[in-house]
The RNA shown here (small-subunit ribosomal RNA) has 1402 nucleotides and comes from an uncultured bacterium. Its mean pLDDT, the model's own confidence on a scale to 100, is 81.
């Protein structure tokens, strides 16, 4: 020492990307009241106007151009001793140029170059120099020559500038003497040390100085020694990336000897020698000023050198000298060069990387300011003079810090406003307003010389020669600044950004995948807390955000601290060279390591502390820290030396296994082709999912049966055995060559080991190169085919090549996807081999193989042949993709092969394990799912309901199983939702409250298609007299909406499916997702049940409980029955009576595998078993677990947002939904003789009836009609058909079919033109059993047949819902369509295979 979001439907992981932090010389946007500090061209070392930045000394000099004096001289004004003016004079003050000294090598600016003794840090120079300044000795001594600027003269030039002659001065220069402790040389002593040598002391000989001004003081000059400052050079280390830069060097490396230097050096140069440098990365290419130091981090680290200090470089660009003590010299000088200016074209002048300042570049950085007052500098004896260094001001929110924009009280939580809202209030909010306070700042007045100030100059003094002291004068840029004081008065001062998660903070409204946010996920397709506003709130605050860069987060290059079995990652394999590493005892050594100590490690910085600016930032100050480097000391471990020893390693004897390599030599059966005009034999043969094609055949194949040549291969023994380093090795055999473990014995060397980048060496198939061979098989090439296409797959033929020799090549999923090497750590089991006692179920060693504890591990798993638990060497990874690709380069005949990136571009990509879905995966079971059956759709005509299409509209829903005779269980008007045309607007649907007129209601005439307007005959109810009641008329506030969204929603419904499943709890498991249970076994219709069992138990479905049926029983009999009794009638429960039956209500029994028999542990199962009316859930019903399908449904109803209000609302008259080239689904009727047609006759159940349902006679062919009549219903009514008998018909568009068409009519009902229905009678369409394909149905079922109800006037009903009558046919069985349950497998799918996703075209 801190996490977070992002990969998955969930889960662990690996690993990337984003984020919260801190920093900046910054820049932009949006806003700005003050101080105090620091800070400001990061980009063109890119070009500069203009000013300035380096002078200064008259106490060195000759001199006199300006200026100021002082002298006389002349004029002129007059005031007669003054001004002026003119000229003259270096005599004075100074002094422009000039000679000459000192500076001008500091200061001050850049960041170009430089990878280098540049820097940084230590050493050392016995191999060096220092102007100026200090000391200490010495001399300043005679004098002296000859120049020379400059003045002046004359020339040249446009102009810079130049020239030439005369002439003159010095602290300029020369040139002599002198001359120490200088040099050099001898020659003798003495010391020291690392040193080739150095220091001293003597003596001798040679060499070598100067300068004066000034006259008080002092100053200056000369040699020489030190000494201090400054430099110079030399060496140990450390100093960035690239190997797609592996070799580089010829003054290169040394050596003598010389030249050069201050000084050592190959610096240079002659001669010799062949060296030096490099994988410890030299050379060569990129980049880059180093350092104190900033920033970040926990720390190691990492990134960074702006300000300020050190150092080194550079001054347009490049070279090269001079002068000086120092230079190769920013504001010198010479040449080139490039730009710029000036010109009379002949030449000439320039360098802002000093300070301001201007152009350009750029996102981007400032006055052409003041002052030399202080600091420092140079010049001077000084006074002073310079001084864009320096101090100071101006601008800049570009950073740090510091203050302030009030404070306090005040709730009716106030009116108003915005803002939200269930309309009740909430919020903005103590916020304001009010009251009482305070004045930092702010304006204004005034006051302040604090503070930096010390000096200088004179004079005194003191101690004794440079110091300090006292008094006098003098000096201030900033600045009338800071700092006090008064006065006024809340008075003058709040933005920025956010508000979906991360990450503090949320509501409205526009907006509709549009407009736009976006750091990373991700937001927006009509209710967005993610976009724009507004209200509110957060968090920061004179600042907020963005951007762009480091640093952390990132243990995300991993030394501290990481990985390579399957996530990226072990080299395909050995041998072996540097390098690393390395067993036991003993001695030694101290290189490493440990401790100590010493001297440096500037200063600022930073850290703790103290102090001063009111405080802080800043600032000062004390003390700490931090590298390397020397000198001690030390047990142990590493490392050198040296000695010893066996256990690593090897050698040696011996044995014994082996598909271990090479060479040779024999050999087997078989497949094939081909040979033998061989022999049998006839017609197709071959091939394939089917098939063609065949140069395959009557020339006789194919098939067969002999012999024969040929070539590849080596059956079986043969195992998960062997042995090899891997690749890879299999017939048999050699008294043929070779290699290598492994045991035995334990003689022998004496650590000889291990890893191993380079480098050598072997290396599958498939390629190449020459030659050989050549049986099968068989890239490429062709033919046929399959296909929508087939350059694939599968047929034919066949080359190459597979075989052999000898070379190249060097690659593989070269895998145990697991690098080698020592050691150590529980067991069980099988194998091969050798060896011990040779009785074994035995021990031992080393090999090959299963399962295991423990311990790793994401997990899958591994587990003494480790993927443990140590050590060491190697390789070799660091998001996917682009890519093992492009360049280079190096092998290679080639064909490749090794090394091997960028740029873009995603926010993932990945791995293991769950859990569903899903497999033209497996294993089981089940269904009208197949099959075996019966009747049916598809074809024809109707009807219907859909689609399209067409209209003014054909209203709108519903669209795969899960629409399509469906909501609709009744569209002519109505309905009604569309159209059209015409009216009404608070609505003639409904309703509050007000207000007026009282009439309302309203017959009758008019108009008008009607709605509606007019007209107004008669003429209101009720009351407690205040009014109500109706309705009209106006107002106010609701209304209306079958408009929109079923993807905002209730509710309710279809489908998976009446398929057996979905799940809890507590427990065990698992880091978790999650599993377990719910799984195996047998059994069920059923997760129904036994058994087993880390589960034990429960729930929600199943069953069962409910309803109808089917058989008994009781009980009640009236409308319902008659068996008895009795009446009666054409005939009849038609009457008395009676409840026995049958029926009908109501209530109970009754079935449970109870009982045998066999099978099986049980649960169950199986029986033409008994019994029973029913026998194995007896038949049907109702009744659908968790869930899917954003299934239907705002048009049944309900309901949130949204839309319309003289109209999307509403009323009305007509259309319209019902059109019609088509196409689809349901149906109906048929195509016919098991029929049709006329005739006679019989038998249901279930309902339904008074707006009715009927009867009965009559009337009409009939629909129906007029009249009587009955029944408000177990009382009356409605009723079968089909069957059965009969007759006719005789297979054909008919006696089938009815479709359409024309005619008459009845009925409903304001109305049947568009657009009912039913009757008569005429007409008499297609259709003769239906193509691919499809659909129902397992018994009272299909098929057949009739009747009844809703709705409803009526009816387009062939449709739904029930209802009885007749009453069949098969089920071998589960291969296979098709749905579905369970288990188990793969999975890159999870919107879930209708997925996912590759490649081509456009």
């Nucleotide at each position: 020492u801190a996490g977070a979001g992002u990969u998955u439907g969930a889960u662990c992981c690996u690993g990337g990307c984003u984020c919260a932090g801190g920093a900046u010389g910054a820049a932009c946007g949006c806003u700005a009241g003050c101080u105090a500090c620091a800070g400001g061209c990061u980009u063109a070392a890119c070009a500069c106007a203009u000013g300035c930045a380096a002078g200064u000394c008259g106490c060195g000099g000759g001199g006199c151009a300006a200026c100021a004096u002082g002298u006389a001289a002349c004029u002129g004004g007059c005031u007669u001793g003054c001004c002026a003016a003119u000229a003259a004079u270096g005599a004075u003050g100074g002094c422009g140029a000039c000679c000459g000294g000192c500076g001008c090598a500091c200061g001050g600016a850049u960041g170009a170059g430089u990878a280098u003794c540049g820097c940084g840090u230590a050493u050392c120079c016995a191999a060096c120099c220092u102007u100026c300044c200090c000391a200490u000795a010495u001399c300043c001594a005679c004098g002296g020559u000859g120049a020379u600027a400059g003045a002046c003269u004359g020339c040249c030039g446009a102009a810079a500038g130049g020239c030439a002659a005369a002439u003159u001065a010095a602290u300029a220069c020369c040139a002599u003497a002198u001359g120490u402790u200088g040099u050099c040389g001898c020659a003798c002593u003495c010391u020291g040390g690392c040193a080739u040598c150095a220091a001293a002391a003597u003596g001798c000989g040679a060499c070598g100085a100067a300068a004066g001004g000034a006259u008080u003081a002092a100053c200056g000059g000369a040699u020489a020694u030190g000494g201090a400052u400054g430099g110079g050079g030399a060496u140990g280390c450390u100093u960035c990336c690239g190997a797609u830069u592996a070799g580089a060097u010829u003054g290169a490396c040394g050596g003598c000897g010389g030249g050069g230097u201050a000084a050592c050096g190959g610096c240079c140069c002659a001669c010799c020698g062949u060296g030096g440098c490099g994988a410890c990365c030299a050379u060569c290419g990129g980049u880059a000023g180093g350092g104190g130091u900033u920033c970040u981090g926990a720390c190691a680290g990492g990134a960074a050198g702006g300000u300020c200090c050190c150092c080194a470089a550079c001054a347009u660009u490049g070279c090269a000298a001079c002068u000086g003590a120092a230079a190769c010299g920013c504001g010198a000088c010479c040449c080139a060069a490039a730009c710029u200016c000036c010109a009379a074209c002949c030449g000439g002048a320039g360098g802002c990387a000093a300070c301001a300042g201007u152009g350009a570049g750029g996102a981007a950085u400032a006055u052409u300011g003041g002052u030399c007052a202080a600091u420092g500098g140079g010049c001077g004896u000084a006074a002073g003079c310079c001084u864009g260094a320096a101090c100071c001001a101006a601008c800049c929110a570009a950073g740090u810090a510091g203050c302030g924009u009030g404070c306090a009280g005040g709730a009716c939580g106030a009116c108003a406003g915005c803002c939200c809202u269930a309309u009740g209030g909430g919020u903005u909010g103590u916020a304001a307003a009010c009251u009482g306070c305070u004045u930092u700042u702010a304006u204004g007045c005034g006051g302040g010389g604090a503070u930096a100030a010390a000096g200088u100059a004179u004079g005194g003094g003191a101690c004794g020669u440079g110091u300090c002291c006292c008094a006098u004068u003098u000096u201030g840029c900033a600045g009338g600044u800071a700092c006090c004081g008064c006065a006024u008065g809340a008075a003058u001062a709040a933005c920025g950004a956010c508000c979906g998660g991360c990450u503090a903070a949320u509501u409205c409204c526009g907006u509709g995948c549009c407009a736009g946010c976006a750091g990373c996920c991700g937001c927006g397709g009509u209710u967005a807390u993610a976009c724009g506003g507004a209200a509110g709130g957060u968090c920061c605050g004179g600042g907020c955000g963005u951007u762009a860069u480091c640093c952390a987060u990132a243990u995300u290059c991993u030394g501290u601290g990481u990985g390579u079995u399957u996530a990226a990652a072990g080299g395909g394999a050995g041998c072996g060279u540097a390098c690393g590493c390395c067993g036991c005892c003993c001695c030694u050594u101290a290189a490493c390591c440990g401790u100590g100590u010493u001297g440096u490690g500037a200063a600022a910085u930073g850290c703790c502390g103290c102090g001063g600016c009111u405080c802080a930032a800043c600032c000062g100050u004390u003390c700490c820290c931090g590298g390397a480097a020397g000198c001690g000391c030390g047990a142990a471990u590493u490392g050198g030396g040296g000695g010893g020893a066996u256990u690593g390693a090897g050698u040696g004897u011996g044995c014994g296994a082996g598909a271990c390599g090479c060479a040779g030599g024999c050999g087997u059966g078989a497949u094939u082709u081909c040979g033998u005009g061989g022999g049998u034999g006839u017609a197709g043969c071959g091939g394939u999912g089917a098939a063609a094609a065949g140069a395959u055949u009557u020339a006789g194949a194919u098939a067969u049966c002999a012999c024969g040549c040929g070539g590849a291969a080596c059956c079986c023994g043969g195992a998960g055995u062997g042995g090899g380093a891997a690749g890879g090795c299999a017939g048999c055999u050699u008294g043929g060559c070779g290699g290598g473990a492994g045991c035995a014995c334990u003689a022998c060397u004496g650590a000889c080991g291990u890893u191993g980048a380079a480098g050598c060496u072997g290396g599958a198939a498939g390629g190449c190169g020459c030659g050989g061979g050549c049986a099968u098989g068989g890239u490429a090439c062709a033919g046929g085919a399959c296909u929508a296409g087939a350059u694939u797959c599968g047929u034919u033929c066949a080359u190459a090549g597979u075989c052999c020799g000898c070379g190249c090549g060097g690659u593989a999923a070269a895998u145990g996807a697991u690098g080698g090497a020592u050691g150590c750590c529980c067991g069980c089991u099988g194998u091969g081999u050798g060896c011990c006692u040779c009785u074994a179920u035995g021990g031992u060693a080393g090999g090959c193989g299963g399962c295991c504890a423990a311990g790793c591990g994401a997990c899958a798993g591994u587990g003494u042949u480790u993927a443990g638990c140590a050590u060491c060497c190697c390789u070799c990874g660091u998001g996917g993709g682009g890519a093992g690709u492009a360049u280079g380069c190096c092998g290679g005949c080639a064909a490749c092969g090794g090394u091997g990136a960028u740029a873009c571009u995603c926010a993932a990509a990945g791995g293991a394990a769950u859990u569903g879905a899903c497999g033209g995966g497996g294993g089981g079971c089940c269904g009208c799912a197949c099959a075996a059956g019966c009747g049916g759709a598809g074809g024809a005509a109707c009807a219907u309901g859909u689609g399209g299409u067409u209209u003014a509209a054909u209203u709108a829903g519903a669209u795969g199983a899960u629409a399509g005779g469906c909501g609709a269980g009744g569209a002519a008007c109505c309905u009604u939702a569309c159209c059209u045309g015409g009216g009404c607007u608070u609505g003639u649907a409904c309703u509050u409250c007000c207000a007026g007129a009282g009439g309302a209601g309203g017959a009758u005439a008019c108009a008008g298609a009607g709605a509606u307007g007019c007209u107004g005959a008669g003429u209101c109810c009720u009351u407690u007299c205040g009014g109500g009641g109706c309705g009209c008329u106006g107002g106010c506030g609701g209304a209306g909406g079958u408009g929109g969204u079923g993807c905002a929603u209730g509710g309710u419904u279809g489908u998976c499916g009446u398929c057996a499943g979905c799940u809890c709890g507590u427990g065990c498991c698992g880091u978790g997702a999650g599993g377990u249970g719910u799984c195996g076994g047998c059994u069920u219709a059923a997760g129904u049940g036994c058994c087993a069992u880390a589960a034990c138990g429960a729930g929600c479905g199943c069953a069962a409980c409910c309803c109808c049926u089917c058989u008994c029983c009781g009980u009640a009999g009236u409308u319902g029955c008659c068996a008895u009794c009795a009446g009666g009638u054409g005939a009849u429960g038609c009457u008395g009576g009676g409840c026995a039956c049958u029926c009908u209500g109501c209530g109970g029994a009754c079935a449970c595998u109870g009982c045998c028999a066999c099978c099986g542990c049980a649960a169950g199962g199986u029986g033409u078993g008994a019994g029973g009316a029913a026998g194995g859930u007896g038949g049907g019903g109702a009744c659908g677990a968790c869930g899917u399908c954003a299934a239907a449904u705002c048009a049944g109803c309900a309901c949130g947002g949204c839309c319309c209000u003289u109209a999307c609302g509403u009323c009305c008259g007509g259309g319209g939904c019902u059109a019609c080239a088509c196409a689809c689904g349901u149906g109906u009727u048929a195509c016919a003789a098991u029929g049709g047609g006329g005739g006679g006759u019989a038998c249901a159940g279930a309902g339904c009836g008074c707006c009715g349902g009927c009867u009965c006679g009559c009337c009409g062919c009939a629909a129906g009609g007029a009249g009587a009549g009955u029944c408000c219903a177990a009382u009356c009514g409605c009723g079968a058909a089909a069957a059965c008998c009969u007759c006719c018909u005789u297979c054909a568009g008919u006696u089938u079919g009815g479709a359409c068409u024309g005619g008459g009519g009845u009925u409903u009902g304001c109305a049947a033109c568009c657009c009912g229905a039913c009757c008569c009678c005429c007409c008499g369409a297609a259709g003769c059993u239906g193509g691919a394909u499809u659909u129902g149905c397992u018994a009272g079922u299909a098929a057949u047949u009739g009747c009844g109800c809703a709705u409803c006037a009526g009816c387009c009903a062939u449709g739904g819902c029930g209802c009885g009558g007749u009453g069949a046919a098969u089920a071998c069985g589960u291969u296979c369509c098709c749905g579905g349950g369970c288990c188990u497998u793969g999975c890159a799918c999870a919107c879930a295979c209708c997925g996912c996703c590759c490649g081509u075209c456009a």